Background:
A computed fold for a 497-nucleotide part of an RNA from a hydrothermal vent metagenome, annotated as large-subunit ribosomal RNA, domain I. The full RNA is in RNAcentral, with records from SILVA.
Context: one part of a larger RNA
RNA sequence: CGCGCAUGGUGGAUGCCUAGGUGGUAAGAGGCGAUGAAGGACGUUGUAGCCUGCGAUAAGCCUCGGGGAGCCGGCAAACAGGCUUUGAUCCGAGGAUUUCCGAAUGGGGAAACCCAGCCCUUCGGGGUUAUCACACACUGAAUACAUAGGUGUGUGAGGCGAACCUGGUGAACUGAAAUAUCUAAGUAACCAGAGGAAAAGAAAUCAACCGAGAUUCCCUGAGUAGCGACGAGCGAACGGGGAACAGCCCUUAAGUCGUGGUGUGGUUAGUGGAACGGUCUGGAAAGUCCGGUCAUAGAGGGUGAUAACCCCGUACACGAAAACCUAUCCGCGAUGAAAUCGAGUAGGGCGGGACACGUGAAAUCCUGUCUGAACAUGGGGGGACCAUCCUCCAAGGCUAAAUACUCCUUACCGACCGAUAGUGAACCAGUACCGUGAGGGAAAGGCGAAAAGAACCCCUGUUAGGGGAGUGAAAUAGAACCUGAAACCGUGUGCGU
Numbered sequence: 001c002g003c004g005c006a007u008g009g010u011g012g013a014u015g016c017c018u019a020g021g022u023g024g025u026a027a028g029a030g031g032c033g034a035u036g037a038a039g040g041a042c043g044u045u046g047u048a049g050c051c052u053g054c055g056a057u058a059a060g061c062c063u064c065g066g067g068g069a070g071c072c073g074g075c076a077a078a079c080a081g082g083c084u085u086u087g088a089u090c091c092g093a094g095g096a097u098u099u100c101c102g103a104a105u106g107g108g109g110a111a112a113c114c115c116a117g118c119c120c121u122u123c124g125g126g127g128u129u130a131u132c133a134c135a136c137a138c139u140g141a142a143u144a145c146a147u148a149g150g151u152g153u154g155u156g157a158g159g160c161g162a163a164c165c166u167g168g169u170g171a172a173c174u175g176a177a178a179u180a181u182c183u184a185a186g187u188a189a190c191c192a193g194a195g196g197a198a199a200a201g202a203a204a205u206c207a208a209c210c211g212a213g214a215u216u217c218c219c220u221g222a223g224u225a226g227c228g229a230c231g232a233g234c235g236a237a238c239g240g241g242g243a244a245c246a247g248c249c250c251u252u253a254a255g256u257c258g259u260g261g262u263g264u265g266g267u268u269a270g271u272g273g274a275a276c277g278g279u280c281u282g283g284a285a286a287g288u289c290c291g292g293u294c295a296u297a298g299a300g301g302g303u304g305a306u307a308a309c310c311c312c313g314u315a316c317a318c319g320a321a322a323a324c325c326u327a328u329c330c331g332c333g334a335u336g337a338a339a340u341c342g343a344g345u346a347g348g349g350c351g352g353g354a355c356a357c358g359u360g361a362a363a364u365c366c367u368g369u370c371u372g373a374a375c376a377u378g379g380g381g382g383g384a385c386c387a388u389c390c391u392c393c394a395a396g397g398c399u400a401a402a403u404a405c406u407c408c409u410u411a412c413c414g415a416c417c418g419a420u421a422g423u424g425a426a427c428c429a430g431u432a433c434c435g436u437g438a439g440g441g442a443a444a445g446g447c448g449a450a451a452a453g454a455a456c457c458c459c460u461g462u463u464a465g466g467g468g469a470g471u472g473a474a475a476u477a478g479a480a481c482c483u484g485a486a487a488c489c490g491u492g493u494g495c496g497u
Stems, first nucleotide, its partner, number of pairs: 001496009015482001016446002020417002022414007029406002031160002039101003042055003046079002049075003061095006070083003106115003116129005131157009164195001165193005175182001179229001205212002216243005226234002247398003250342001255335007265325004270318003276291003280287001292309002294298001300312003347371008357383001378393005433440002453481001456468004
């Protein structure tokens, strides 16, 4: 040095576990905000820090309920001091307080700071003062009446929020195996606005000589008819079957919203809730064996191994002083509300856009521009256009449900993950760290049933490490702690060289 065997170190794979995720189901809720939000800064406990809670009344104050013996939040003990059957801690509901910043709104500002005016004041302090819109009142120029402007009062708005919705503006990469029409796509993005849904909506609709009867959504029709450098691709409708159904008004209405009463059910704390003992093994019984019990409860979890009957629960039954939602019925208010059955409209020319339809034979719808009717004895449509026929009545308005979504709450589920997985984040994570900034963005779980977390002694420079002793079932479970693979590094021993 090599090959074996044994035994270690290092390392943290694997197995098992789950505190966290993830995808759903059923309900709820679908907003918060000048009565100052979302989000923060700074404070706040007897004792330093962080998290949570709270706000100078500061881990809290008051009231009303629940509950019933301990409590003074967590990391996280300890000490000190308190509270509590005159009912604390804790849980629920309603109030009070709620510094400073932030739409931030008295002015300013490099957010959490600086500096004011006016009124009141018990001299501690309290209140008020932004802008815009609308309404009303007063005032009031050039300029006579006026108007603009100014001032005051009242009401409202403003900002934030995950997706869903409507409208406005609106790409490119890409595809066409290049590329320009085309596609991607009216997508992404930006802007405005609204609601719990929004939008649409009661035929100037379809159909085809038979008829249907608002809108929305699903299945089909159908990748059909068509459109298309007839390329790539785009792509209906009629009809049929379902979900849900609701109709009305413009001579003051249907409906919608708010609110009061009635009182049904529910939500926000809770309450009761059946039935087991022994033997054996073991550190421990829920396992084994023996003999029982309950079950409208054998869902699930915990307990020193696998428990219907030990504990929490579960089935089932019950419960609210207060707040909120709500079926029914009875009222009240607001809105509807613009106008007077729809005229600079329908239609036409030019230019665009939307329709599955790229200008095409291109109907239909919208309109930038120029024009421009009829008036129910009338008008629109039926895919150029004309006639006949059929059908409907534009240029005013309202309308629930079926549909879309989930920041969030409650309960439950999974041939979903199980710490390189599953959220980026199981752990004090959008943290540490990086970047001027926009922004990027980790790693990191497990002693044991119970800390019983190793008194005491020894080695030593040592709060390092180790050896005894002790605890424990186990300490090669000793805190760098379950299991402890491999790479890599040793020690002992056998053989070979």